The prediction has a mean pLDDT of 85.
The part of an RNA shown here (large-subunit ribosomal RNA, domain II) has 679 nucleotides and comes from Flexistipes sinusarabici.
Context: one part of a larger RNA
RNA sequence: GCCGGAGAGUUGCUUAUCAGUUGCGAGGCUAAUCCUAAGAAGGGAGGAGCCGCAGGGAAACCGAGUCUGAAGAGGGCGGAGGUAGCUGGUAGCAGACACGAAGCCGGGUGAACUAACCAUGUCCAGGGUGAAGCGUGGGUAAAACCAUGUGGAGGCCCGCACCAGUUGGUCCUGAAAAACCAUUGGAUGAGGUGUGGUUAGCGGUGAAAAGCCAAUCGAACCCGGAGAUAUCUUGUACUCCCCGAAAUAGCUUUAGGGCUAACCUUAUGGUAGUUUAUGGGAGGUAGAGCACUGGAUGGAGUAGGGGCCGAGAGGCUACCGAAUCCAACCAAACUCCGAAUGCCUAUAAAUGAUCCAUGGGAGACAGACUACGUGUGAUAAGAUUCGUAGUCGAGAGGGAAACAGCCCAGACCGCCAGUUAAGGUCCCAAAGAGUAUGCUAAGUGGUAAAGGAAGUGAAACUACGAAGACAGCUAGGAGGUUGGCUUAGAAGCAGCCACUCCUUGAAAGAGUGCGUAACAGCUCACUAGUCGAGUGGUUUUGCGCCGAAGAUGUAACGGGGCUAAAGUAUACCACCGAAACUGCGGACAGAUACUUGUAUCUGUGGUAGGGGAGCAUUCCAUGCGGAUAGAAGGUAUACCGAGAGGAGUACUGGACUGUAUGGAAGAGAGAAUUCCGGC
Numbered sequence: 001g002c003c004g005g006a007g008a009g010u011u012g013c014u015u016a017u018c019a020g021u022u023g024c025g026a027g028g029c030u031a032a033u034c035c036u037a038a039g040a041a042g043g044g045a046g047g048a049g050c051c052g053c054a055g056g057g058a059a060a061c062c063g064a065g066u067c068u069g070a071a072g073a074g075g076g077c078g079g080a081g082g083u084a085g086c087u088g089g090u091a092g093c094a095g096a097c098a099c100g101a102a103g104c105c106g107g108g109u110g111a112a113c114u115a116a117c118c119a120u121g122u123c124c125a126g127g128g129u130g131a132a133g134c135g136u137g138g139g140u141a142a143a144a145c146c147a148u149g150u151g152g153a154g155g156c157c158c159g160c161a162c163c164a165g166u167u168g169g170u171c172c173u174g175a176a177a178a179a180c181c182a183u184u185g186g187a188u189g190a191g192g193u194g195u196g197g198u199u200a201g202c203g204g205u206g207a208a209a210a211g212c213c214a215a216u217c218g219a220a221c222c223c224g225g226a227g228a229u230a231u232c233u234u235g236u237a238c239u240c241c242c243c244g245a246a247a248u249a250g251c252u253u254u255a256g257g258g259c260u261a262a263c264c265u266u267a268u269g270g271u272a273g274u275u276u277a278u279g280g281g282a283g284g285u286a287g288a289g290c291a292c293u294g295g296a297u298g299g300a301g302u303a304g305g306g307g308c309c310g311a312g313a314g315g316c317u318a319c320c321g322a323a324u325c326c327a328a329c330c331a332a333a334c335u336c337c338g339a340a341u342g343c344c345u346a347u348a349a350a351u352g353a354u355c356c357a358u359g360g361g362a363g364a365c366a367g368a369c370u371a372c373g374u375g376u377g378a379u380a381a382g383a384u385u386c387g388u389a390g391u392c393g394a395g396a397g398g399g400a401a402a403c404a405g406c407c408c409a410g411a412c413c414g415c416c417a418g419u420u421a422a423g424g425u426c427c428c429a430a431a432g433a434g435u436a437u438g439c440u441a442a443g444u445g446g447u448a449a450a451g452g453a454a455g456u457g458a459a460a461c462u463a464c465g466a467a468g469a470c471a472g473c474u475a476g477g478a479g480g481u482u483g484g485c486u487u488a489g490a491a492g493c494a495g496c497c498a499c500u501c502c503u504u505g506a507a508a509g510a511g512u513g514c515g516u517a518a519c520a521g522c523u524c525a526c527u528a529g530u531c532g533a534g535u536g537g538u539u540u541u542g543c544g545c546c547g548a549a550g551a552u553g554u555a556a557c558g559g560g561g562c563u564a565a566a567g568u569a570u571a572c573c574a575c576c577g578a579a580a581c582u583g584c585g586g587a588c589a590g591a592u593a594c595u596u597g598u599a600u601c602u603g604u605g606g607u608a609g610g611g612g613a614g615c616a617u618u619c620c621a622u623g624c625g626g627a628u629a630g631a632a633g634g635u636a637u638a639c640c641g642a643g644a645g646g647a648g649u650a651c652u653g654g655a656c657u658g659u660a661u662g663g664a665a666g667a668g669a670g671a672a673u674u675c676c677g678g679c
Stems, first nucleotide, its partner, number of pairs: 001679006011094003015091010027051003033045004055062002065077004097235002100232001104225006115199009124189001126158003129154001133150006162186003167182004201217001203213003238614006248261005263363001264361007273351009287337001288335002293331003297327004304320002306317004367392007375384002397408003412586004417582003423576003426560003432573001434572006445562001451546002455543010472530005478503003483497003509524001513522002587604008615668001617665010633652005639646002
C1' cells in the first nucleotide's frame, strides 16, 4: 500500500420543555407498601403526595381583580382547560458523538548504566632532567659562597600499557541506536581500575553541562485516580423528496470561543406584504456659492507700525500694513442656496407562499472579488475600513486560450429536433476569405507616459498667385559714404548713437549671415528676366511613428497565418453558438377546479442547516410458507423499481430459511498519519 473484519449522537433520570398520540376531564395521577397470583405476567387495594382549578402585593391583606397612589386618575401584573402515560425533538445532570495531549496527584520499583562517597585490593615498559640534603676540595676570623662528587625530588619532560576523545575523513535503512581510520591529550597523579557497600524522585549526586540517576531527565520508571481536561485538530457510515442560510450588530480577560438579535427551517394563527403610477411629506448629500465660520491671491487704501529730518510741534517716505472696497478663489467637521435617487405615507391598478405574531429545531458571527460612493495609504497594492449592487461562497452550462468572484445564463429526467444570448463566422474549430464606403503600412492591430517629428487622411481660416506666385536658373544688388562716435584700426557686419537720411533707379538695408588686422571677397533682403500653376502659414480632428531595457526558449494575437485584411471606423444582411427559450415524451411537489382522479397553472441548482417519506441489516412475537427432488452463502447474468434496493435462472455449496404485520436495536464505512489480521 491493497484486501477482509472492527470502528463514532448512546444509555439512565418520579429532571425540564415542546410536538404527536391515548385515557379521563374541573379535575387528572397514584408513590412506597400490601393482597391475589407461582415471591412471574396480570389484576386489585393504597389519596400520603404532585400538578391544575386565581391572581396581585415585600407583607399584613384583598380578590376577578390587585399593587402603587390622596384618588372613581393614570400605570404595572392578572382575568386562555388540565392531568397521567407512550413516542419523538431539544435542553439539564452524568465520560454524553469517537479517537488524541503535554501534564497533575497517590502508592510502589530502581545506583547491574551513570554521579559522588566509604571499605578493601590491584596497575602504571623504557628513556630524560637532576631539587633539597650529604661527602670532599677551595674559600672565610667564623660563616656565606664556589667547584666537584653523591643523592634521587617533581599535580617535571619524551613515550607503551592504561585512561581520555582534539581535528579531519568514513559511516549515517551503519559492522555499530555513538563506531571505524588517521591524528591528538594525560600517562607518579586532583591518576587508572577490580570487588563489596551507601545516597531515591516535592529526592539523590554534581571540579556546575540544568549534567547524571538502566539507550528515558528543566523533574526517572511502573501501576492507579482515569474514559483527567482539550473554547483545538481529525473523523463521523443507506436512499429519495421540500425549503434553504450566515460570514453582520450589541456585549464579552473577548477577538479562530460564546450569548442575544438579524438571516434559514417547521407547526399553528393572522391579514397584510411587494411593485408601478399619481398626490402629499421630512431631509441638507452631489453640485454650486462665499451671505456666516475659517483659509488664501493680486490691487486700491485708512488706522497703526518702521525709516529719515526736527529741541519740540510736526514734516517727509519708491517701506510694512489690520479694518474697508474691487477682482478672482478654497473647505469632511463653512452654507445665502440646492438636486437626482433613496425613505415615509394616501389613493388606484397589478401581483400573489409575499408579510406579521407565537412555539419547536438550527446553522452562522475567518468571508472573497467586481462596479460605483468615501476614508486610511502614495487619488500604491490580489492592501485595508465602511456604504449600495452583483457574482462566488452554496452555481453546473456557453464565452473570456487556460482562469471561484468578469460577460451570457440559473442544470427535475430523456431526445441523433428547432430558435437564440454573450461571444463569434480564413485554418486548427461550428458558422461570411459577407456587402457598401473610408482609414492604417506601423504586423499598428497583438502592452505604457511626459515629450518629439515636412508620416498620412478629413475639416476650417488666412496670405500670395496668368497684372505670372512658390522653388530653381540668369542678371543686378549702386551712389553721397570709410554715416557719426569710439578705436591702433572699426570701411554694412567688435561696440555705442541716430524716427536709420538723401540720391539714381526695375530694385538695392547707413545692411541677413560667412569672411578680413582693417579693407577686399562670398551671400541675403530687394528687383528684372526665364519658366507656367498653384504655393506658404495657422487651428481642429482620424489612424499611425519615435520615446520602449530582464532574467530556461520565440513568449506582450491561444497557434498557424493575415495588409483594397483574417486590422480598424460606420451602416447593413446572413449564419454559428448554452443544460437559456421552444417542441415531443416522462417523473415529482404545491395551488385551483370539479366528476376524487383527472384537468389547468406554477415550480423542482444547492454547502451549513430544518422538515418529510422510504430501503436494507440482526433479533423478538403472531400468521402463512420453502428446503437433501438441495436452505443460507458464493460466482455469472441483457429482468423489475425514481433510488436505497428486489427477483428469476445456471453453476457452486451442503443445512437451514423466506414472507406479511407489529416490535426492539451493539442497525448501513472510503477516508479518523484509525485498530487487528492476511498478502

Notes
The RNAcentral record of the full RNA draws on ENA. The organism belongs to Flexistipes, within Bacteria.